Predicted 3D model of a 1494-nucleotide RNA (small-subunit ribosomal RNA) from an uncultured bacterium.
Its Rfam family is "Bacterial small subunit ribosomal RNA".
The RNAcentral record of the sequence draws on Greengenes.

RNA sequence: GAGUUUGAUCAUGGCUCAGGAUGAACGCUGGCGGCGUGCCUAACACAUGCAAGUCGAGCGAGAACCGAAAAGACAGAGGCUUCGGCCGAAGGAUUUUUGGGGAAAGCGGCGGACGGGUGAGUAACGCGUAGGUAACCUGCCCUAUACACGGGGAUAGCCACUGGAAACGGUGAUUAAUACCCGAUAGUCUCUUGUAACGCAUGUUAUGAGUGGGAAAGAUUUAUCGGUAUGGGAUGGACCUGCGUCUGAUUAGCUAGUUGGUGGGGUAAUGGCCUACCAAGGCAACGAUCAGUAGCCGACCUUAGAGGGUGAUCGGCCACACUGGGACUGAGAACGGCCCAGACUCCUACGGGAGGCAGCAGUGGGGAAUAUUGCACAAUGGAGGGAACUCUGAUGCAGCAACGCCGCGUGAGUGAUGAAAUAUUUCGAUAUGUAAAGCUCUGUUCUAGGGGAAGAAAAUGACGGUACCCUAGCAGCAAGCCCCGGCUAACUACGUGCCAGCAGCCGCGGUAAUACGUAGGGGGCAAGCGUUAUCCGGAAUUAUUGGGCGUAAAGCGUACGCAGGCGGCCACAAAGGUCAGAGGUGAAAGACAGGGGCUCAACCCCUGCGAGCCUUUGAAACCAUUUGGCUUGAGCAUAGGAGGGGAAAGUGGAAUUUCUAGUGUAGCGGUGAAAUGCGUAGAUAUUAGAAGGAACACCGGUGGCCGAAGGCGACUUUCUGGACUAUGUCUGACGCUGAGGUACAAAAGCGUGGGGUAACCGAAACACGAUUAAAUACCCUGGUAGUCCACGCCGUAAACGAUGAAUACUAGGUGUCAGUGAGCGAUCAUUGGUGCCGGCGCUAACGCAAUAAGUAUUCCGCCUGGGGAGUACGGUCGCAAGACUAAAACUCAAAGGAAUUGACGGGGACCCGCACAAGCAGCGGAGCAUGUUGUUUAAUUCGAGGCAACGCGAAGAACCUUACCAAAUCUUGACAUACCACUGACCUACACCGUAAAGGUGUACUCUGCUUCGGCAGCAGUGGAUACAGGUGGUGCAUGGUUGUCGUCAGCUCGUGUCGUGAGAUGUUGGGUUAAGUCCCGUAACGAGCGCAACCCCUAUUUUUAGUUGCCAUCAGGUAGUGCUGGGCACUCUAAAGAGACUGCCAGAGAUAAUCUGGAGGAAGGUGGGGAUGAUGUCAAAUCAUCAUGCCCUUUAUGAUUUGGGCUACAAACGUGCUACAAUGGUCGGUACAACAGGUUGCCAAGCCGCAAGGUGGAGCUAAUCCCAAAAACCGAUCUCAGUUCGGAUUGGGGGCUGCAACUCGCCCCCAUGAAGUUGGAGUUGCUAGUAAUCGCGAAUCAGCAUGUCGCGGUGAAUGCGUUCCCGGGUCUUGUACACACCGCCCGUCACACCACGGAAGUUGAGGGCGCCCGAAGCCUGUGAUCUAACCCGUAAGGGAGGAAGCAGUCGAAGGUGAAAUCAAUGACUGGGGUGAAGUCGUAACAAGGUAAC
Repeated sequence: GAGUUUGAUCAUGGCUCAGGAUGAACGCUGGCGGCGUGCCUAACACAUGCAAGUCGAGCGAGAACCGAAAAGACAGAGGCUUCGGCCGAAGGAUUUUUGGGGAAAGCGGCGGACGGGUGAGUAACGCGUAGGUAACCUGCCCUAUACACGGGGAUAGCCACUGGAAACGGUGAUUAAUACCCGAUAGUCUCUUGUAACGCAUGUUAUGAGUGGGAAAGAUUUAUCGGUAUGGGAUGGACCUGCGUCUGAUUAGCUAGUUGGUGGGGUAAUGGCCUACCAAGGCAACGAUCAGUAGCCGACCUUAGAGGGUGAUCGGCCACACUGGGACUGAGAACGGCCCAGACUCCUACGGGAGGCAGCAGUGGGGAAUAUUGCACAAUGGAGGGAACUCUGAUGCAGCAACGCCGCGUGAGUGAUGAAAUAUUUCGAUAUGUAAAGCUCUGUUCUAGGGGAAGAAAAUGACGGUACCCUAGCAGCAAGCCCCGGCUAACUACGUGCCAGCAGCCGCGGUAAUACGUAGGGGGCAAGCGUUAUCCGGAAUUAUUGGGCGUAAAGCGUACGCAGGCGGCCACAAAGGUCAGAGGUGAAAGACAGGGGCUCAACCCCUGCGAGCCUUUGAAACCAUUUGGCUUGAGCAUAGGAGGGGAAAGUGGAAUUUCUAGUGUAGCGGUGAAAUGCGUAGAUAUUAGAAGGAACACCGGUGGCCGAAGGCGACUUUCUGGACUAUGUCUGACGCUGAGGUACAAAAGCGUGGGGUAACCGAAACACGAUUAAAUACCCUGGUAGUCCACGCCGUAAACGAUGAAUACUAGGUGUCAGUGAGCGAUCAUUGGUGCCGGCGCUAACGCAAUAAGUAUUCCGCCUGGGGAGUACGGUCGCAAGACUAAAACUCAAAGGAAUUGACGGGGACCCGCACAAGCAGCGGAGCAUGUUGUUUAAUUCGAGGCAACGCGAAGAACCUUACCAAAUCUUGACAUACCACUGACCUACACCGUAAAGGUGUACUCUGCUUCGGCAGCAGUGGAUACAGGUGGUGCAUGGUUGUCGUCAGCUCGUGUCGUGAGAUGUUGGGUUAAGUCCCGUAACGAGCGCAACCCCUAUUUUUAGUUGCCAUCAGGUAGUGCUGGGCACUCUAAAGAGACUGCCAGAGAUAAUCUGGAGGAAGGUGGGGAUGAUGUCAAAUCAUCAUGCCCUUUAUGAUUUGGGCUACAAACGUGCUACAAUGGUCGGUACAACAGGUUGCCAAGCCGCAAGGUGGAGCUAAUCCCAAAAACCGAUCUCAGUUCGGAUUGGGGGCUGCAACUCGCCCCCAUGAAGUUGGAGUUGCUAGUAAUCGCGAAUCAGCAUGUCGCGGUGAAUGCGUUCCCGGGUCUUGUACACACCGCCCGUCACACCACGGAAGUUGAGGGCGCCCGAAGCCUGUGAUCUAACCCGUAAGGGAGGAAGCAGUCGAAGGUGAAAUCAAUGACUGGGGUGAAGUCGUAACAAGGUAAC
């Protein structure tokens, strides 16, 4: 910044999104390189290998091996021989000595306290920062000074014997040292003591004297390396202190070595660090203790900043090394050291032993998830060594992983026929799209070949034949992922049909889905793209920067007041806060700025930059502090008046009720109406008296007074609090607010006692009577607690002005209460309260507005979406009821405020209408007609459904119509267009075959125009093929058109202006008036449009014109009679144009207006009567079956043809009509008068026939000429109140007409038959004058069929007081939780399903503390009959000193045990809560919601 509460609006408020980030994971995809990063989970368990050794220049000893020397069994070349034998070289087992060599082990030194890992513990001086140590240590290293003399005794190894399975030992003998010991000397050191100087309290430094203890080591290649003491330095460490460092008060008290002191011990050193004694302290609301969570920081992420979150990699510190405890060694202490205990694993001969990957790899396990059992010490660094060198899983590299950041590529140019293909299409085309193909190029990457580094100072390169360079080669091998309804860039088609699915929020999907799935196209990012998780942002949605609290969440019910916070005027001082300068620190890395190096970037290097803290030097306005003053804030004093202020005691009258007595008689009482109740045992009423309790009429005020609030009302007295006014006497800032705390606090309620129960009241509970579907209610009759008093508790209210307290300032007007002052007075001024109106300003608006919700300051309280819930648990208080404090899980995308427009109201005001009323005639009862429902049926075609469907579509179903049913038949079709072929017609007539019918065949008759005479064109028919035809099939909720309805109601809007943040308002409201938004007046409106009215038609009067088919007054003629004829156009009439009526005139009313009332004149008088004419809109109203039409469906059928049937059925119900029930009548006879219309496939006259329907007949008429063509009325007669001489249904018989055809199923006539019905329940309809009622006539449709419909005339009434009520409508206003708009909304129980939570007899576990028992290792203390090389005494034996084992004790881990507390899990059952398209019962709330709500 956006979306989302509403019909719309503003504001409040939550939810959600767009951004950035990550040690990430998952899905799809994946070309290269550089630099980084990689177990967040089980501090789970670990096989195997490696990770800490080194020094022979400390020491003894020394295997293999190589030499030298000696001895040498044996051997016997060769020689000699007396043949018996002798001499005898080489070789040579073996042994000894000696030299070299140096494995393995040992003594000794240094190092294993570094480096590496991990984050379990720790809320702590652990960490960070700044300081301190006059309270300390420091190996190796550097520096300075001095020194190293003389002696001694052991021991490992080795050897022998020996125990044990092993691990590991035991005994004896022997041996060395830079191992160990003694003595000498030396500085220093200890103690005592002197002097001087200094400081920061203890003290420090320097220098004397005395006393005591007390050093050393050698090696060697002669270069050096080492040793001892002391001072200094450097480095590293130790301790102490200020400040900072998470959450919870539903953790408020904690602490016995605890706090301090003295003596002692201990330590490198201070210190309760330890111990004995003494004292009783110490910490804590500025949060102790307890519980939870957590390694801390540099930094990292985010942000405009302030903040918020994080603590991987890198760096600093800390802690830990299987868990717990302990010491030893050492300069320093324990990951790869030791001892003990525990758990676990392994070995075992069962006796006993061994081990510790949170080092590097690696394994199992856990998990959404995290790598190789690699190479090298080449570099950097570390250990040892004099060095060479050795060791180094530190480290340098490589491997794996798109895990992250950065860079590069997947080609570039040209290329229109806009190819093909695909998608869409209005069929024309459009899009993918210069994209492709084609042509011309390039070679990053890659491949092959060649060269080849820096990193290394002389040698030494794991990386690595790596980076990089050169040459050659092929466009060849390298693009995906998400999205396209709005937010949010990007749209179409098909499929699906509230299904499948999508979804971050709003929300899509129920047959035309840009939201699901697929495709085409498009958008975004790109070797990645999406999703999920987490953090910050947006969120000013915890608000320091930077929010609020009248009504949206939010002011404690009110006051007093400790702590705390804040605080009037003047002056001095000092310098804590504050401000300024300088200095120290602020590690490195990182961030930022400027440079530089890898081809760039990421990455790396260099320089600069800082908040804070500390030290120091200054300033003095302000805040705080010290001191001294002041009076205006505050308080006191004095003088006044006002008051339902409080407490106690007393007094009073009216009324109600009851009792007593009298009078008196049948009712009283109560309600919408009644009943219960009381009353003949005497009520109610009335008179008198008495009793008792409670409340205080009038004054009195809806606005007055008092009080902190709650609250306070008859009168008198006593006691008492506060406010106000005037004066300006006194004190001298004594003030404001106020967490905790304390007090007060309506009504109801609780406890004890009283009053009362025979006071009253509405009377909870309860009972009864009504009402009602029910009525545990509203109404009525009763009625107990209660209401009253005293004492005690409770501590809450819509305790409200829904507005905390205090101070100051900021336009006015008008009341009122208590005072004061001025003025003769009218009045004016002022202080303090209490109201109304209103300006600025504020506010979302409503509104507030000196009594602020304005402008400011101080302090306190409170709020942070709705529900769950002011609930659960815990705690405190309470006798109880309950109060206070106060969550979470889960769930929703809203909940809520103010205002606007409508709609609605069993709200209000005004007005209208045959709306009611007053009347007349009906309907509802009967029979019949007709329509509908229902039922039936093969079908009873379809539609219409409150008014506004039902004699409606249908102005007319025997066939047809016809859409329905049964059966039969056709498939380019019954109908249209296009193509081809043939024919010449079509039509009509006839014949034949066949059938239920449709159907088929044949014959006869038989085209038009042009022509070059060949034909062409048109038209018609038949046949064929394909596009297509066809559909009364679906959707009226996809539509057009048409129609109904509110309603012929008076309304509905617009432009400009104005008002309002806005929706909107104004205009259009108001006062009058009208049939009317009609008109007048007023008016921030001025105008305008659609409606109203008028214009149009008919009708009422009249004039003019014109007289045929109309008329006949006058004149003439004629007839049985008739305008019949001549003639005429005066009249009637016809049909064209005019006139006439306009509140024009008069009077009155009214505003002098509009207009109304009355009158005159007039045929007509106030729109004369009637009609046509229907605003914006409402009802998803009706119609896809009038017609048109999108989409869907069907295509040998849902199309077409035909025959027959059905739409006409019939238990029942409803609507609309007709005829009646009779005498205002029926029947019979006589007789008279219309209008609107219609008529050639027609109307049909006269005449004749028939009882009649009708038939025959044919005149007249294409119509003011002829025809259809009147009835009631009127005049007579009869009937005489009956189921009739009323009524005509039904049925039987016989006829007529129309038509191919009257069976299903037409109309009419005649004869006969003669049902029901005697005026119609509840209820309901129409009508206000030529109307109702009544009487006939005509027309459309139509072959025929009318009680229907639409028209016409004849006769011709009654009533209207009026607007209370019913219905409908209009205007204004009011309320609203409604807006699909009251047929609205909505509450609670119950039933069902699911979810989380509370309680619960208990059960199980965890961690911590406390008490007791046991007590390992070990330090310390004591002892030490036992053992004992160095020193001393002694010739020796032996003794001493010292030491050791052993033993005892204190402490002490683990373990055992006990009582309680805390937390967690679980628990039959139980409690409420939440959620859930169509369950049950009622109807509590929203309107006066039908009993106002809370």